RNAcentral holds the sequence, with entries from MGnify. A computed fold for a 106-nucleotide RNA from uncultured Eubacterium sp., annotated as SAM riboswitch aptamer (S box leader). The model forms 97% of the base pairs in the Rfam consensus.
[in-house]
RNA sequence: UUAUCAAGAGCAGUCGAGUGAACAGGCACAGUGACGCUGCAGCAACCUGCAAUUUGAGUUUUACUUAGUUGUAAGGUGCUAAUACCUGCGGGAAACCGAAUGAUGA
Numbered sequence: 001u002u003a004u005c006a007a008g009a010g011c012a013g014u015c016g017a018g019u020g021a022a023c024a025g026g027c028a029c030a031g032u033g034a035c036g037c038u039g040c041a042g043c044a045a046c047c048u049g050c051a052a053u054u055u056g057a058g059u060u061u062u063a064c065u066u067a068g069u070u071g072u073a074a075g076g077u078g079c080u081a082a083u084a085c086c087u088g089c090g091g092g093a094a095a096c097c098g099a100a101u102g103a104u105g106a
Base pairs, nucleotide, nucleotide: 001106002105003104004103005102010040011039012038013037014036018029019028020027023088024087025086026085041080042079043078046076047075048073049072050071051070052069053068055067056066057065058064059063084101089098090097091096
């Protein structure tokens, strides 16, 4: 910089008091052991591999390369309470839309 963020997927061990990014207000999770960490399992398909292929572009043009599309695998990441838990800023009567911030990939 750009794409996505309402879908999907949890058990065990360990730790021991807070946790859900930050601030505020809610709400929720948590000594029936949360959060974190580790192991295993799983989800998804961004990158990647393979196959097919309408089409676009290019070239040395019965073809090749590249982009795209579809399918498939799961190697690199990521993720596995609640919409990114909800609200906050702008528009709107509201539903909702947009922004900001954040997260993840390239």

The organism belongs to Eubacterium, within Bacteria.